[in-house]
RNA sequence: CGGGGUGUAGUAUAACGGUAGUACACAAGGCUGGGGGUCUUGUAGCCGGAGUUCAACUCUCCGCACCCCGA
Repeated sequence: CGGGGUGUAGUAUAACGGUAGUACACAAGGCUGGGGGUCUUGUAGCCGGAGUUCAACUCUCCGCACCCCGA
């Protein structure tokens, strides 16, 4: 320098273009004499910008970060 892939709560991981879920973690509460365990509820997220569209995590373009291949 060229090509490809990935980017989503604190962590890991889903999501035909149509309300962003799940698990762990965290907070509050119930059961228990306490701890542990379990149950309920809650907090918290789409890498950035632009475009297409009635509507974008999703499609297109330009960047950024990381990984792989080639030179």